This is a predicted complex of two RNAs, RNase P RNA and transfer RNA, with 367 nucleotides together.

């Protein structure tokens, strides 16, 4: 010095120009309009995966069935969650990342293989018994020895079948083999009513009802309690306004340009607001590990 | 915006952890004077894209792209 990476920051400053763009409000003017101001996208606005604030549903109890989250400790938050330290398992060369309840019950592990979730069967070995065939007085089983054979022995009997016990050592496969492993559709513990700003309120505009069900109960996402009058279907109309919404504050959704530091990049563009989690991105700082 | 659904061959679907099934379309081949129907046989799937978890993933869990519906009055 160079190169490829972790992690945390941070994700411009200044200066003009012209109101040219959204708001907003000073001064002059009777009004047109005219001077002079302030202020205006992000660290993720992105994704829409969770919490809270607002709002409306009897917004009440209850069970049910959903959904979040789940390692240990401390500590911080209403929450979702987060910070730190800690032990295990994975990745990686290494900084450093990523994961973490439980299998007592119920279910579940294809093929292979003796046997895959329930524990041991089964086979091989060890001993006992039988039953038939081979073999066997031309000598069996057993025993020995100089061992394709000899000698001893004197009548049964290897191999294979069948049945009992015994032992728990073996046994190919397969990811796993007797202890284990996994689950959103098991269970265990926390939490969470349910739709959401197109929520919700006001105004205005148009237009046409028709058919079903209902106090023998419509509707309150399933059930019971409770509460009680609407509810579905076809069909037809309107596609305005204000508010909700904020020291940006929009709804066809505004946030320019130029210039210099210096060649200010990539990722990316608010839509009630606020917090977390994921994701995507690095020109620039700091610090880690690594390699030439 | 918000809430819900979806993604497997050229099109349509089925597959709820153990070789991705069928139906039409498509190629050959049989029948026919030649064609359609009919048989017979064959090809043809990155299971949207990636990572993970499992022995093993279309399915399970993360992520990321795409596509589709619903929303207002009469009420």
């Nucleotide at each position: 010095g160079g190169g490829a990476g972790a992690u945390g920051g941070a994700g411009g400053a200044c200066g003009g120009c012209c109101g040219a763009c959204g708001g907003u409000a000073g001064c002059c003017g009777a009004a047109a309009g005219g001077c002079a101001g302030c202020u205006g996208a992000g660290g993720a606005a992105g994704u829409u995966c969770c919490c809270c604030c607002c709002u409306c549903c009897a917004a009440g109890g209850g069970c049910a069935a959903g959904g979040u989250g789940g390692a240990c400790g401390u500590g911080c938050g209403c929450a979702a969650g987060c910070a730190c330290g800690u032990a295990c398992g994975g990745a990686g060369a290494g900084a450093u990342c990523c994961g973490u309840g439980g299998c007592a019950a119920g279910g579940g592990c294809u093929c292979a293989g003796a046997a895959a979730c329930g524990a041991c069967a089964c086979a091989g070995c060890u001993c006992c018994g039988g039953u038939g065939c081979a073999g066997g007085a031309u000598g069996a089983a057993c025993c020995g020895c100089u061992a394709g054979g000899c000698g001893g022995g004197g009548a049964c009997g290897u191999u294979c079948c069948c049945g009992g016990a015994g032992a728990u050592c073996u046994g190919a496969u397969g990811a796993a083999a007797c202890g284990g492993c996994g689950a959103c559709u098991c269970c265990c513990c926390a939490c969470c009513g349910g739709a959401g700003c197109a929520a919700g309120u006001c105004c205005a505009u148009a237009c046409a009802g028709c058919g079903g069900g209902a106090a023998a109960g419509a509707c309150c996402g399933g059930c019971c309690c409770g509460g009680g009058a609407c509810c579905c279907g076809c069909g037809g109309g309107u596609a305005g306004g204000a508010u909700g919404c904020a020291u940006a504050g929009u709804c066809g959704a505004a946030u320019g340009c130029c210039g210099u530091c210096u060649g200010a990049a990539a990722c990316a563009g608010a839509a009630g607001g606020g917090g977390g989690g994921c994701u995507a991105c690095u020109a620039c700082c700091a610090c880690c590990a690594c390699c030439c | 915006g918000u809430g819900g659904g979806a993604g497997u061959a050229g099109c349509a679907c089925a597959g709820a952890g153990g070789c991705u099934a069928u139906g039409c379309a498509c190629g050959g081949g049989a029948c026919u004077g030649c064609a359609g129907a009919u048989c017979c046989u064959g090809a043809g799937a990155u299971c949207g894209g990636g990572g993970g978890u499992u022995c093993g993933a279309a399915u399970c869990c993360c992520u990321c792209c795409u596509c589709c519906c619903a929303c207002c009055c009469c009420a």

Record summary
It holds a member of the Rfam family "Archaeal RNase P". The family is grouped with related families in Rfam's "RNaseP clan". Rfam's curators write: Ribonuclease P (RNase P) is a ubiquitous endoribonuclease, found in archaea, bacteria and eukarya as well as chloroplasts and mitochondria. Its best characterised activity is the generation of mature 5'-ends of tRNAs by cleaving the 5'-leader elements of precursor-tRNAs. Cellular RNase Ps are ribonucleoproteins. RNA from bacterial RNase Ps retains its catalytic activity in the absence of the protein subunit, i.e. it is a ribozyme. Isolated eukaryotic and archaeal RNase P RNA has not been shown to retain its catalytic function, but is still essential for the catalytic activity of the holoenzyme. Although the archaeal and eukaryotic holoenzymes have a much greater protein content than the bacterial ones, the RNA cores from all the three lineages are homologous -- helices corresponding to P1, P2, P3, P4, and P10/11 are common to all cellular RNase P RNAs. Yet, there is considerable sequence variation, particularly among the eukaryotic RNAs. Rfam links the family to the GO terms ribonuclease P activity, multimeric ribonuclease P complex and tRNA processing.